[in-house]
RNA sequence: GAAGAAAGACAGAUGGACGCUGGUUUUUUUAAACGAGAGGAAAGUCCGGGCACCUGAGAGCAACGGUGCCGGUUAACGACCGGUCAAGGUAACUUGAAGGAAAGUGCCACAGAAAAUAAACCGCCUUGGAAAGCUACGGUUUUUGAAGGUAAGGGUGAAAUGGGGCGGUAAGAGCGCACCGCAGACUUGGAGACAAGUUUGGCACGGCAAACCCCACCGGGUGAAAGGUCAAGGUGAGACCCGUCGUCCUGUGGCUCGCAGGCUGGGUUUCUAAUGAGACCGCUUGAGGAUGUUGGCAACGACAUCCCUAGACGAAUGGCCAUCCGUAGGAUCCGAGCAAUUGGGCCUACCGACAGAAUCCGGCUUACGGCUUUCUGCGACG
RNA sequence: GCGCCCGUAGCUCAAUGGAUAGAGCACCAGACUACGGAUCUGGGGGUUGGAAGUUCGACCCUUCCCGGGCGCGCUA
Numbered sequence: 001g002a003a004g005a006a007a008g009a010c011a012g013a014u015g016g017a018c019g020c021u022g023g024u025u026u027u028u029u030u031a032a033a034c035g036a037g038a039g040g041a042a043a044g045u046c047c048g049g050g051c052a053c054c055u056g057a058g059a060g061c062a063a064c065g066g067u068g069c070c071g072g073u074u075a076a077c078g079a080c081c082g083g084u085c086a087a088g089g090u091a092a093c094u095u096g097a098a099g100g101a102a103a104g105u106g107c108c109a110c111a112g113a114a115a116a117u118a119a120a121c122c123g124c125c126u127u128g129g130a131a132a133g134c135u136a137c138g139g140u141u142u143u144u145g146a147a148g149g150u151a152a153g154g155g156u157g158a159a160a161u162g163g164g165g166c167g168g169u170a171a172g173a174g175c176g177c178a179c180c181g182c183a184g185a186c187u188u189g190g191a192g193a194c195a196a197g198u199u200u201g202g203c204a205c206g207g208c209a210a211a212c213c214c215c216a217c218c219g220g221g222u223g224a225a226a227g228g229u230c231a232a233g234g235u236g237a238g239a240c241c242c243g244u245c246g247u248c249c250u251g252u253g254g255c256u257c258g259c260a261g262g263c264u265g266g267g268u269u270u271c272u273a274a275u276g277a278g279a280c281c282g283c284u285u286g287a288g289g290a291u292g293u294u295g296g297c298a299a300c301g302a303c304a305u306c307c308c309u310a311g312a313c314g315a316a317u318g319g320c321c322a323u324c325c326g327u328a329g330g331a332u333c334c335g336a337g338c339a340a341u342u343g344g345g346c347c348u349a350c351c352g353a354c355a356g357a358a359u360c361c362g363g364c365u366u367a368c369g370g371c372u373u374u375c376u377g378c379g380a381c382g
Numbered sequence: 383g384c385g386c387c388c389g390u391a392g393c394u395c396a397a398u399g400g401a402u403a404g405a406g407c408a409c410c411a412g413a414c415u416a417c418g419g420a421u422c423u424g425g426g427g428g429u430u431g432g433a434a435g436u437u438c439g440a441c442c443c444u445u446c447c448c449g450g451g452c453g454c455g456c457u458a
Stems, first nucleotide, its partner, number of pairs: 001378001003376006010369001012324005018318001020037002023034004039354001043365002046363005051223004058257004064219005069083005084098001085096004099214002104212002106208003121154002123150005129144006162180002165177003181203001182201008227281004234275001237270006246263001248262004288307008325352002327349004333344004383454007392407004400438001409425005431447005
């Protein structure tokens, strides 16, 4: 210099006048003063929780859904951290829905002989037969059909029953041998996934589980329009006890158990009842933040001190002006230099990305601007 | 705010993980006709909403985005 990898912080700044939404104080009120007012993703609503209600959130079974190497972190998770293995990259580094295919079922189009209890199309080899040629009459060569051997070669395919080599054989073949791969056993290391080594075996029957499925673990449902309080108006009923009472009905989705309530009528009592436009609460003090010390490789945790920092609902958080910062463009003013170039000043910009809280947190994913630091391999120069 | 569903040619719909994704209407050309319609013959038109992944192979299975639609406050 150019290419790449990882991590981090930022998200224009300050002031002025005019507005908007909460809060506090003062004032009888109007109003005034003071102070506060979007994000890293507030987004998608994809996971996990807090919280609230559903009789209880109880048991069992079935179904359904989800997760899936090992260890840890966490309130919890499918998130995160550290590792193992695999894949990609020269490397820095990155990615991985990564259990089981000798439990069972299913699928593998076309091509190909054969696609899973394997298999002989071509080729190669052996045997004996027929025909033709040559002949020294002993045979030999070619062609053809038959019986058998063969998975080394060709061809098909995404995939063909370990790999290529040496020996061996009629030709071949783990048929034999060494190496590599694979499987079992053992030893060592490790908390474990796993790794290394020794030894045995001639290979023990392909792929797909983001096909059904099996194994292990997890999950009750709904969702702030949850739910609660007050209540104009209209309506005329409501609550409690007895009993009807069981093979009954109802309860958030399937069944069983358990639990709770209801059922015609009678009695007592309330109407200060039930419903309800609308208003208020829920609503922002929380698995909160900042700083310091400290444990841990890390995710994360412990302790101490300090701080309170949006709360709207036809939905506030804004636009304008000035100065500065950064970026881009223009003009060619001044300086340095032989020059390429470089430093400073001037002017312009509908230039400063993505994007706007709505019950609250932890993640993931997606959108997006320039900047800084570290690292990797490459090229050039000293 | 919360939940659910859908996306294939211009329109309406098909397609068991396996050929060049089909059909009807529409469109274009030709034939027929004096002309037009109807009819007959032929043809064009699709990144299966987008991007990744699983698989030998994806409209189909999985994930993330994009676009569209519907429902939910009290009673029944």